[in-house]
RNA sequence: UCAGCAGGUCGGACAGCCGCUGGUAUUAUAUUAAUAUUAGAGGAAAGUCCGGGCUCCAUAGAGUAAUGAUGCCGGAUAAUUCCCGGGAACACAUUAAGUGUUACAGAGAGUGCCGCAGAAAAUAUACCGCCUGAUAUUUGUUAUCUUUGAUAAUGGAUUAAAGGUAAGGGUGAAAUGGCGGGGUAAGAGCCCACCGCAGAAGUGAAAACACUUUUGGCAUGGUAAACCUCAUCAGGAGCAAAAUCGAGCAGUAGUCCGGGUUGCUCGCCCGUUGACUACGGGUAGAUUGCAUGAGUGUACUGGCAACAGUAUGCCCAGAUAGAUGGCUGUCGAUAACAGAACCCGGCUUACAGACCUGCUGUAUUA
Numbered sequence: 001u002c003a004g005c006a007g008g009u010c011g012g013a014c015a016g017c018c019g020c021u022g023g024u025a026u027u028a029u030a031u032u033a034a035u036a037u038u039a040g041a042g043g044a045a046a047g048u049c050c051g052g053g054c055u056c057c058a059u060a061g062a063g064u065a066a067u068g069a070u071g072c073c074g075g076a077u078a079a080u081u082c083c084c085g086g087g088a089a090c091a092c093a094u095u096a097a098g099u100g101u102u103a104c105a106g107a108g109a110g111u112g113c114c115g116c117a118g119a120a121a122a123u124a125u126a127c128c129g130c131c132u133g134a135u136a137u138u139u140g141u142u143a144u145c146u147u148u149g150a151u152a153a154u155g156g157a158u159u160a161a162a163g164g165u166a167a168g169g170g171u172g173a174a175a176u177g178g179c180g181g182g183g184u185a186a187g188a189g190c191c192c193a194c195c196g197c198a199g200a201a202g203u204g205a206a207a208a209c210a211c212u213u214u215u216g217g218c219a220u221g222g223u224a225a226a227c228c229u230c231a232u233c234a235g236g237a238g239c240a241a242a243a244u245c246g247a248g249c250a251g252u253a254g255u256c257c258g259g260g261u262u263g264c265u266c267g268c269c270c271g272u273u274g275a276c277u278a279c280g281g282g283u284a285g286a287u288u289g290c291a292u293g294a295g296u297g298u299a300c301u302g303g304c305a306a307c308a309g310u311a312u313g314c315c316c317a318g319a320u321a322g323a324u325g326g327c328u329g330u331c332g333a334u335a336a337c338a339g340a341a342c343c344c345g346g347c348u349u350a351c352a353g354a355c356c357u358g359c360u361g362u363a364u365u366a
Base pairs, nucleotide, nucleotide: 001363002361003360004359005358006357007356008355009354010353012331013330014329015328016327017326018325020040021039022038023037024036025035026034027033028032042337046348047347049346050345051344052343053342054238055237056236057235061266062265063264064263065262067234068233069232070231071230072086073085074084075083087104088102089101090100091099092098105229106228110227111226112223113222114221127169128168129165130164131163136158137157138156139155140154141153142152143151144150145149177195178194180192181191182190196218197216198215199214200213201212202211203210204209242288243287244286245285251279252278253277254276255275256274257271258270259269260268295314296313297312298311299310300309301308302307
């Protein structure tokens, strides 16, 4: 230099004129207006997928059921399923570094499901094949006798009942550990070595887990993103929450000891003509909530890191039919995705292109 991988920054700038919203000050008006000054959309503001702050129920406790969520180990945090580190499995790439995914607790607690094919899909087997071969038929040899033959012994061929086998082949996503050897009538952990599985001890390391030694012929298929079991956690509703001021109207019916933000029980509280339920009517107003925050920059310390502590600076949008736009000039091009609405911490998705840092190296040059 090139290629691969990981992470980060930017994503128009300057000047002038006019215009928009908030704050501050001054002047005049005092319903407000003018002038000056100052600040004014994002890395995702998107999605609404998580976790919280905050507000109310409300003085709000105890238990239980249901529902929902999480699920390897350790840490960090206000908190989390997010984040950091470690481990395992799988996939991709493979020269190497690595990248990605994980719904990563339990299958002898129980239930369900595994189509077709196949003999058989879990208290599950024998289709082909291999071994053995009753019975029957036929034939060779030898011996004996009553010699056209019969009887006995023995060998071969064919037949095939019954029995053994789960090694080989077939079916299938998956077939009662794998592979090699011995052994057997043929086979089988039947036996042996190695791997695997289960247990014990030790080391790393506190753990997940890994490794070493040792004992034992030793593992009842898979699936829980099926029901389920185990462990842990969880009040509810939500800024259209809620609070204040003002304005305005219209009640009717039902229930009763009622009501109190998942159901039920106990406790506690409110009310007794007060609440609750259904239908109907009125309020289209103003102000607060509304931005100083689990905020942010820099430096140092601790930590692999997430992050924490200390010191020192900064204040950085608050609209309400919803604010930053238009014109001119110069520079410059990379101009993409795209606009806050109570706030914060994460995750996910979208993004033309430019630049920077680190790791790896089959490659090239010096």
A computed fold for a 366-nucleotide RNA from a Spirochaetota bacterium, annotated as Bacterial RNase P class A. The sequence was found by an Rfam model in a public genome assembly. Model confidence (mean pLDDT): 75 of 100. The source organism's lineage runs through Bacteria, Pseudomonadati and Spirochaetota. Its Rfam family is "Bacterial RNase P class A". Rfam's curators write: Ribonuclease P (RNase P) is a ubiquitous endoribonuclease, found in archaea, bacteria and eukarya as well as chloroplasts and mitochondria. Rfam classes the family as a ribozyme.